[in-house]
Context: one part of a larger RNA
Order: sequence, then structure tokens, then C1' cells
RNA sequence: UUGGGCGUAAAGCGCGCGCAGGCGGCUGUGUAAGUCCGGUGUCUAAACUCGGGGCUCAACCCCGAGACGCACCGGAAACUGGACGGCUUGAGUGCAGUAGAGGAGAGUGGAAUUCCACGUGUAGCGGUGAAAUGCGUAGAUAUGUGGAGGAACACCAGUGGCGAAGGCGGCUUUCUGGCCUAUAACUGACGCUGAGGCGCGAAAGCGUGGGGAGCAAACAGGAUUAGAUACCCUGGUAGUCCACGCCGUAAACGAUGAGUGCUAGGUGUCAGGGGUUUCAAUACCCUUGGUGCUGAAGUUAACACAUUAAGCACUCCGCCUGGGGAGUACGACCGCAAGGUUGAAACUC
Repeated sequence: UUGGGCGUAAAGCGCGCGCAGGCGGCUGUGUAAGUCCGGUGUCUAAACUCGGGGCUCAACCCCGAGACGCACCGGAAACUGGACGGCUUGAGUGCAGUAGAGGAGAGUGGAAUUCCACGUGUAGCGGUGAAAUGCGUAGAUAUGUGGAGGAACACCAGUGGCGAAGGCGGCUUUCUGGCCUAUAACUGACGCUGAGGCGCGAAAGCGUGGGGAGCAAACAGGAUUAGAUACCCUGGUAGUCCACGCCGUAAACGAUGAGUGCUAGGUGUCAGGGGUUUCAAUACCCUUGGUGCUGAAGUUAACACAUUAAGCACUCCGCCUGGGGAGUACGACCGCAAGGUUGAAACUC
């Protein structure tokens, strides 16, 4: 270097944007770097391939030819590259529309919990498997009125929708991103992927300042138990919430990288478009994009996957190479810290 893989066996970076690099639609002209053909020179010998010969064979040895590499000369022009021109189907833009918990800010609403004040009212409440700790005659629980405050948004709600992923759910409003459909007016390959790099990134955690209703690590008490540093109960602080700044990890999962093309069907659903029908509601058919179930061929070790592929192909990136040691040590980089990223070996089975 060639050869195998990555849903579950080891293996897809958590996700995106993107420089370099790699790869790249149809067509014309010319070029000749790659490519191909011929020739010349060179490439010590041996080795290699073919033909022939010698040791009884073979290995081995000998003779001849060929081939490989490089340079130069001449030629070919299909493909790749570079040059110039054209095209529209890839990509993008425009015009006309739809749907949506997509993002950020501001405002606002009702239910409920808790607390406070007052009224009614009296002996219990609460909690459990059963209890107790706890609360209550200083009047609790229950109930009525008023008030305060924080957090989350019942029903709608759906293998529904949106987002690259993380994720997103009361209502109104401002700003703002993306998809989709229809049309085919415009640009004319402007594309795909993407080592480094940059950005986003649940929860927990950290810094500063707020906030604190409920819940609740730690902690305390009560139970249970042989014990009970637990499960159950009564309390309860960080935290959960907000602003700004860090952290950068997850079973960050579809355990399935991105893009393009191709390859039977059946049946739901969401957002559009078209047609037939109806006064209308509607029903049926076709079609585009998303999202489910089922299933043929094919694939698979099996399970299963199956136009949303794990099928058939191509392009680019990432990753794997027995278990443990170990995602550890050391070093480096990042971080306030916690720690993260990169990432061995001895030894052992």
C1' cells in the first nucleotide's frame, strides 16, 4: 500500500456554519499536463516471466528473449485536468400563498399551592401497611372575605406541529430565522462534503447580584429492621426561578454521519396544489413536501431494515482492530473550581 467493517458484537464526532483539501451537471471549439501508442537512449549483474539446456528428478545452475523505472523525440484526443464559449435539469433568486409549542424582548390572565389579616366555628388535624415525630385550646384542621408572593400553564393535546441538534406548550404584542406549495420570470454549475477553525449545546455544577410559593440533594427527627448512614413519614438548606458570565458533558439515541440518484405495493395522518361531484356541506381521484404503521424484492449472524433502507451505486468526513489495566497515568491545551479534551504502557487473562 491493497484487503474488512461501524442499528444491537469494537466502531457515526451531541449539532451546525465553514477556510484549505477531496469530489463535481449537459454541450461545442481548441490545448495536450495526466492518459494511451510507436521509436531512441539509459536502467552493472542477479532476481521476475517466457523459451531452451545441465546436475538420474527437483531445488539449484547456465544460455537466450521479454518486462518493469526514467529521460527525450514523434503521434492519438475518448476520458480527467487547464483555456474560451453556449445551455438549464443541480443550486440560488423573484412573484403569489399556507401551516407551525422555531427564536428573542415586553405586557397580561385564570385555576391551584403556601403565607398574612379578619369573620364563622370547636377538638382535633395530619400522616401510614400500622404508627410516631409534627401541627392544634396562645383556637389548628374545615369554611368565608380580603391581601401578598413565586413558580408552572389543566382542558385543547394527537405514534399532532416546529427546530440543525440541545429543545420548544396560557394569552396579546414588537422584532426575527427556517421549511413547504404554486408559478417558471431571473442568474447560469454559483454545487456536495469538510481535517483544522468558529459557533450553538439538556440536566447538574460554578461566579456576582436578585428572587424564593411549591418541590427538594445535604441535614435533623419519627418509623421499619438483627442493623437501616436506605426504601415510608414529619420537617428542611443549597438548588430549582431571573440577569449577566462560565462549564461543554449525557443511554446528547433512530445507540443508524452528510449529500445525490435508482429500486413493488397497502393503509393512516399533517401542510399545500389540481381535477370530478354538490346550491353548500361533502365524497372520490391525482400530485408535492413532512410524519407513522404494515409489507415485496433485496439486505442481515439473527433480531430486524425495507422509497424516512440497515436495498442498489457514487462523493466526502469521522471512527473501530481481543478482555482487563483505563477513558486511568504522564505531558499538553482549556477551566475560577468541579473537571473536560487529547490519550498510553508495564503487567495480566